[in-house]
Small-subunit ribosomal RNA, 5' domain from an uncultured organism, 521 nucleotides, folded computationally. Its Rfam family is "Bacterial small subunit ribosomal RNA". Its mean pLDDT, the model's own confidence on a scale to 100, is 81. The full RNA is in RNAcentral, with records from ENA and SILVA.
Context: one part of a larger RNA
RNA sequence: GGAUGAACGCUAGCGGCAGGCCUAAUACAUGCAAGUCGAGGGGCAGCACGAUCUUCGGAUUGGUGGCGACCGGCGCACGGGUGCGUAACGCGUAUGCAACCUACCUUAUACAUAGGAAUAGCCCGAAGAAAUUCGGAUUAAUACCUGAUAGUAUCAUCAGAAGGCAUCUGAAGAUGAUUAAAGAUUUAUCGGUAUAAGAUGGGCAUGCGUGACAUUAGUUAGUUGGUGAGGUAACGGCUCACCAAGACUACGAUGUCUAGGGGUUCUGAGAGGAUGAUCCCCCACACUGGCACUGAGAUACGGGCCAGACUCCUACGGGAGGCAGCAGUAGGGAAUAUUGGUCAAUGGGCGAGAGCCUGAACCAGCCAUGCCGCGUGCAGGAAGACGGCCUUCUGGGUUGUAAACUGCCUUUAUCAGGGAACAAAAAGCUCCUGCGGGAGAAAUUGCGUGUACCUGAGGAAUAAGCACCGGCUAACUCCGUGCCAGCAGCCGCGGUAAUACGGAGGGUGCAAGCGUUGUCC
Numbered sequence: 001g002g003a004u005g006a007a008c009g010c011u012a013g014c015g016g017c018a019g020g021c022c023u024a025a026u027a028c029a030u031g032c033a034a035g036u037c038g039a040g041g042g043g044c045a046g047c048a049c050g051a052u053c054u055u056c057g058g059a060u061u062g063g064u065g066g067c068g069a070c071c072g073g074c075g076c077a078c079g080g081g082u083g084c085g086u087a088a089c090g091c092g093u094a095u096g097c098a099a100c101c102u103a104c105c106u107u108a109u110a111c112a113u114a115g116g117a118a119u120a121g122c123c124c125g126a127a128g129a130a131a132u133u134c135g136g137a138u139u140a141a142u143a144c145c146u147g148a149u150a151g152u153a154u155c156a157u158c159a160g161a162a163g164g165c166a167u168c169u170g171a172a173g174a175u176g177a178u179u180a181a182a183g184a185u186u187u188a189u190c191g192g193u194a195u196a197a198g199a200u201g202g203g204c205a206u207g208c209g210u211g212a213c214a215u216u217a218g219u220u221a222g223u224u225g226g227u228g229a230g231g232u233a234a235c236g237g238c239u240c241a242c243c244a245a246g247a248c249u250a251c252g253a254u255g256u257c258u259a260g261g262g263g264u265u266c267u268g269a270g271a272g273g274a275u276g277a278u279c280c281c282c283c284a285c286a287c288u289g290g291c292a293c294u295g296a297g298a299u300a301c302g303g304g305c306c307a308g309a310c311u312c313c314u315a316c317g318g319g320a321g322g323c324a325g326c327a328g329u330a331g332g333g334a335a336u337a338u339u340g341g342u343c344a345a346u347g348g349g350c351g352a353g354a355g356c357c358u359g360a361a362c363c364a365g366c367c368a369u370g371c372c373g374c375g376u377g378c379a380g381g382a383a384g385a386c387g388g389c390c391u392u393c394u395g396g397g398u399u400g401u402a403a404a405c406u407g408c409c410u411u412u413a414u415c416a417g418g419g420a421a422c423a424a425a426a427a428g429c430u431c432c433u434g435c436g437g438g439a440g441a442a443a444u445u446g447c448g449u450g451u452a453c454c455u456g457a458g459g460a461a462u463a464a465g466c467a468c469c470g471g472c473u474a475a476c477u478c479c480g481u482g483c484c485a486g487c488a489g490c491c492g493c494g495g496u497a498a499u500a501c502g503g504a505g506g507g508u509g510c511a512a513g514c515g516u517u518g519u520c521c
Stems, first nucleotide, its partner, number of pairs: 001521004006517005013374006019367002021332001026330003030327003035074003040071002043067002047065003050061004081285003090210008100202002105198007113147004123136005153178006162169002183190002211257003218248003223245008260282004265274003287308005310321004338364001340363003346360001347358004377408004387399005414457005429440004465510005470491003476505005486493002
């Protein structure tokens, strides 16, 4: 000098864009953050409509719109948060899988037949303070089960064209065995099953790279390898039985400490050094530890079970909970924001759609935390005014064209008016098309917002500080103090004439900031 997720002191007019718990992965009151589908189902708690009855109070009725709870489907594995752990195939990069999986989506082919037994809900009853649980009766499905059908599926036996990369891969073909389905409705479609392929997303393996310490030198028994079996989507000591005695290490094993990695960011001419906030990719975690279930996918933040610590409720028998989601609270700290608005856009989930949900997202609020921009007037004006300060003191110098005064402009601020700006086109409807898709007409939808912006009005009006002035280093005098009080980044100032302390006048630098402190180059 540059930089900063900064903090502190003094000061402060505005706007745009960004950023905002670096500390206690500490504990959390409250609200919200993941639902949706009635075009899967039985139904009907509440609402509205209709109908019937009525003593005019009301009652009955799934009949209709719709729909709480329930069964079922899809989603909840995304999105959002944090950086505890991890020196590791975790990450980066480059490869491989003749060792693998992939819901929804796309393409292609084929199929969708006949039955059955339950169960939630509803109803009746019981236990309990509650959370909740139990018994009986009854009922449905795109829930569950059985049979049929069966191939380019799977398995076994045969056959092996062809090919390769050690194990091997493998076309055509033959025989046998095994495995499937679900319907809905407004008749337009949407779904279902099997297989093959694609796309997307993942899994695994390997080369190289990726901290400190040798005041850590030896480490290792599933350890290293083999055979066989089990397990997995899949290879593999991944697991197990048996066999062998290996494997790693001075090119740093093992141990200890520290740490999420990368794209990046800062600095520097570069080499390098430092860094990993915001944004993007990957990983890990979800009170602590362990475990699996469901599922295409989890060993699952707002699912489950067990154990532990903590908090809460209790009728003392027993129960409930997990903000490292968004706000917010306490605590810690030098220090970091609102218990805001909207689904209008973008995106996600469900749905045929309308739509619903979405603290993702978009906006607004707070903060000079940063960067950028604008303003705080401009021109004239010497009686060089008053006042202040200095002085060689009837004088002079300086503050200083500075003020007053005259003229001008109105960014900004204030007020008034305009402005439904942009962000918005889709979906829906009609027509065309075999599909994909295309064309057309009309309409609706805005949180921000009466915001941005524009016009007008009057009026210099609404707006300057901070640090420094011995040398380094731009900027000097007076007074006070008297090795005191104090200053200080280094050298060093202060003991009676201090340009170095404190004040004043003047000056210098930067400027809505300035200075100090911390950290990096």